[in-house]
């Protein structure tokens, strides 16, 4: 990097350092967050995919030491198709994360 499968409406500090930016990604647009302090780092926390224990079990339950992930807003919104008065919904696509394969 490519492929497969699963999930994405929930959850997570009024801490320390830090100082202006930030909201994953290719660009743009929208709309937001931010000196009542952005990013980043530390601590803390959430979840429970891998994992551990029980179990006949890849069901299910419990745990959270270890490997990831995550901690404003639906994956903040934005693409395509269908339904729809509005609005909104559904499917797909795209993306993210996990586990596995090449």
């Nucleotide at each position: 990097c490519u492929c497969u499968u699963a999930u994405c409406a929930a959850g997570a500090g009024a801490g320390g350092u830090g100082g202006a930016g930030g909201g994953a990604a290719a660009a743009g647009g929208g709309c937001c967050c931010u000196a009542u302090g952005a990013a980043a780092c530390c601590c803390g926390g959430c979840a429970a995919c891998c994992u551990g224990u029980g179990g006949a079990a890849g069901a299910c339950a419990c745990a959270a030491a270890g490997g990831u992930g995550c901690c404003a807003a639906u994956u903040c919104c934005u693409g395509u198709a269908g339904u729809u008065u509005a609005u909104a919904c559904u499917a797909c696509g795209a993306g993210a994360u996990a586990a596995g394969a090449g």
This is a predicted structure of a 102-nucleotide RNA (SAM riboswitch aptamer (S box leader)) from Clostridium bornimense. Its mean pLDDT, the model's own confidence on a scale to 100, is 82. Of the family's consensus pairs, 97% are formed in the model.